[in-house]
RNA sequence: GCCCGCGUAGCUCAGCCCGGACAGAGCAGCCGCCUUCUAAGCGGCCGGUCGCAGGUUCAAAUCCUGCCGCGGGUA
Numbered sequence: 001g002c003c004c005g006c007g008u009a010g011c012u013c014a015g016c017c018c019g020g021a022c023a024g025a026g027c028a029g030c031c032g033c034c035u036u037c038u039a040a041g042c043g044g045c046c047g048g049u050c051g052c053a054g055g056u057u058c059a060a061a062u063c064c065u066g067c068c069g070c071g072g073g074u075a
Base pairs, nucleotide, nucleotide: 001074002073003072004071005070006069007068010027011026012025013024020058029045030044031043032042033041051067052066053065054064055063
C1' cells in the first nucleotide's frame, strides 16, 4: 500500500443485514424502601453530537462516499 472486522451511556454490549415514530439492556453512579447496621433484594432517577464530515431520502445508528482511531490478514 491493499483486504477484512470493530468504533453506540462512565464500562460491557444489543439494535445495523432488510431505514420509520421519544435509541435500549446489564453493570456503575444518585435517591428511596427493606434491615439493628452492611451486603443482597426491590422501586425510581441519572445518563448518548450512535468515531468525524459529506451525500441519498419525507425520514439515517442503519444505505453510499471520504477521513480518523483500534485490531487482524497479506507482500

Source information
A computed fold for a 75-nucleotide RNA from a Thermomicrobiales bacterium, annotated as transfer RNA. Its mean pLDDT, the model's own confidence on a scale to 100, is 83. Its Rfam family is "tRNA". Rfam links the family to the GO term triplet codon-amino acid adaptor activity. It is annotated as a transfer RNA. The organism belongs to Thermomicrobiales, within Bacteria.